Predicted 3D model of a 583-nucleotide part of an RNA (large-subunit ribosomal RNA, domain V) from Proteromonas lacertae.
Taxonomically the source falls in Proteromonas (Eukaryota, Stramenopiles, Bigyra, Opalozoa).
The coordinates come from a structure-prediction model, not an experiment, and the mean pLDDT is 81.
A source record names the gene rnl.
The RNAcentral record of the full RNA draws on ENA and SILVA.
[in-house]
Context: one part of a larger RNA
RNA sequence: CUUGUGAUAGGACGCGAAGACCCUAUGCACCUUUACUACACCUUUAUAUUGCUUUUGAUAUUAUCAUGCAUAGAAUAGGCGGGAGCCAUUAUAACACCUUAAUUCCGGUUAAUUGUGGAGGCUUCUUUGUAAUACCGCCCUUGAUAUUUAUCUGAGCUAAUUUUUGUUUUAAAAUAUUUUGACAUUGUAAAGUUGGUAGUUUGAUUGGGGAGGUUUUCUCCUAAAAUGUAACGGAGAAGUACUAAGGUAAGUUCGGGUUGAUAAUUUUAUCAACUUUAGAGUGUAAUGGCAUAAACUUGCUUGACUGUAAGACUUACUAGUCGAACAGAAACGAAAGUUGGUCAUAGUGAUCCGGUGGUUCUGUAUGGAAAGGCCAUCGCUUAACGGAUAAAAGGUACGCUAGGGAUAACAGGCUGAUAAUUCUUGAGAGUUCUUAUCGAUGGAAUUGUUUGGCACCUCGAUGUCGGCUCAUCACAUCCUAGUGCUGCAGUAGGUUCUAAGGGUUUGGCUGUUCGCCAAUUAAAGUGGUACGCGAGCUGGGUUUAAAACGUCGUGAGACAGUUUGGUUUCUAUCUAUCAUGAG
Numbered sequence: 001c002u003u004g005u006g007a008u009a010g011g012a013c014g015c016g017a018a019g020a021c022c023c024u025a026u027g028c029a030c031c032u033u034u035a036c037u038a039c040a041c042c043u044u045u046a047u048a049u050u051g052c053u054u055u056u057g058a059u060a061u062u063a064u065c066a067u068g069c070a071u072a073g074a075a076u077a078g079g080c081g082g083g084a085g086c087c088a089u090u091a092u093a094a095c096a097c098c099u100u101a102a103u104u105c106c107g108g109u110u111a112a113u114u115g116u117g118g119a120g121g122c123u124u125c126u127u128u129g130u131a132a133u134a135c136c137g138c139c140c141u142u143g144a145u146a147u148u149u150a151u152c153u154g155a156g157c158u159a160a161u162u163u164u165u166g167u168u169u170u171a172a173a174a175u176a177u178u179u180u181g182a183c184a185u186u187g188u189a190a191a192g193u194u195g196g197u198a199g200u201u202u203g204a205u206u207g208g209g210g211a212g213g214u215u216u217u218c219u220c221c222u223a224a225a226a227u228g229u230a231a232c233g234g235a236g237a238a239g240u241a242c243u244a245a246g247g248u249a250a251g252u253u254c255g256g257g258u259u260g261a262u263a264a265u266u267u268u269a270u271c272a273a274c275u276u277u278a279g280a281g282u283g284u285a286a287u288g289g290c291a292u293a294a295a296c297u298u299g300c301u302u303g304a305c306u307g308u309a310a311g312a313c314u315u316a317c318u319a320g321u322c323g324a325a326c327a328g329a330a331a332c333g334a335a336a337g338u339u340g341g342u343c344a345u346a347g348u349g350a351u352c353c354g355g356u357g358g359u360u361c362u363g364u365a366u367g368g369a370a371a372g373g374c375c376a377u378c379g380c381u382u383a384a385c386g387g388a389u390a391a392a393a394g395g396u397a398c399g400c401u402a403g404g405g406a407u408a409a410c411a412g413g414c415u416g417a418u419a420a421u422u423c424u425u426g427a428g429a430g431u432u433c434u435u436a437u438c439g440a441u442g443g444a445a446u447u448g449u450u451u452g453g454c455a456c457c458u459c460g461a462u463g464u465c466g467g468c469u470c471a472u473c474a475c476a477u478c479c480u481a482g483u484g485c486u487g488c489a490g491u492a493g494g495u496u497c498u499a500a501g502g503g504u505u506u507g508g509c510u511g512u513u514c515g516c517c518a519a520u521u522a523a524a525g526u527g528g529u530a531c532g533c534g535a536g537c538u539g540g541g542u543u544u545a546a547a548a549c550g551u552c553g554u555g556a557g558a559c560a561g562u563u564u565g566g567u568u569u570c571u572a573u574c575u576a577u578c579a580u581g582a583g
Stems, first nucleotide, its partner, number of pairs: 001583008010575003014570001022404004027400002029396004035200005042192007051157004057152004062146005068140001078139005085122003095117003099112005165176004203215003212232001216238006239385001240283001241342002246301007254279001255276009281290002284347001286345003305328004311322003317386001330339003353379007361372002411458001412456001413454003417451001419447006428438002465540001466538003470532001471529005478503003481498002484495003505519005546564004550559003
């Protein structure tokens, strides 16, 4: 070297299972609830099933009778209308008195019987907003009596219904009896309630997702001297205001500074002169404009008009913007002229549906109407602002599927802010003296050991902390060897340089790495190796399903909070290494 045999498991990002973690899907399934919308159950009412008798009370109705006092005023004036007369003059008569009763605002009012008197009494007339209960009619308030009807309430009867016990019968059914009873029940209609049940929804963006922020419009920068141009880039605003803050004609110049005068205690106010191109002002942010003013003041006014519009800008579309000119009727101005809102750029919302006004439109045999069309106008934090519906929140560790390395957690990679190490500067400390030793501040590197950033291989799987076993490498050396300097007398040290040959402990606590403690040692090094090593072991921790505590949540449930329990597969093909045989 070739070829066997027996071993071991470092590698073949080993085999196994279209990753269960994470994200995505206008996916699914269960579960929850004060998500939305329904439905069953339940409750209430009306009505049908549903008839009879009767009573107390209540309510309503009908009839009769009574009742009504602010103030002013003869006085207890209910309201409105008609109205110039009415009642009595027959003795059981009007009217008055006595008595009684009811009522009362204590003034009276009303009624009744007998008795006494007895031919006149009342109104019109004064006071009053209203004039006679003089008389008539219709009503109101409050109450009494009676009756009719109706309802409610109470009682009774029986049909259906409900129920008990027998007889016949296999059963159904029939029959007898008992109980209940116009209530139950059942149907129909309406209202309420309703996770009991069901169907669904629960946005997007995002240097993973969640949390937070944002979502439409305007101004500036980024923007690379036309236009345009992104980011969870840097700054700010809007969701209107104004009948003048619009139109027009005429006039004026702001703000600051200096000097002077007047007033005033200073600040300051007014006036005058000079100077300053704009620094003022512009309703409202910023930008661009504006003094010939777009700024400020005054007069008159309504063009903040109707019907159109050549032509342009912008632009995927829908939208958005500017606009000479023509016709009509106006405002201001002597006129020329200007005026279709505001110095410009924000102040906003499609379609459907519905409302209002108008209309020389259509009108289902015809005439009308309804309804629709057309013109004008109104109703959306439809703000997730090109608006899925009129109408919608959550949990899943019991979870499932499709996918994704388009996207996170481990490891690797890039980077090197952070970290570690080195060099440099040298204020200062070191009695003096920067550099024996220590070293502020600033600067320059190296490494790839920390915490990160990025999201490049891997989601049809690269098993994750610690321990055990077995290691191997670097040197920025803990010990052992050698050496320079020393603020090195010696002993013992400090600090450099060379050096990786060998070595580098055992226990207690904790799952721990780490750390603290105890006792030793010459020393108890720092790191890399997929934070070396699970096809080598373990499985204490983390990280499923069970359960509990605390906290949070209405709840399902949740928690880099705690706690008990919880399946670690693989017969080695190649390579690698070891042992051994043959050639």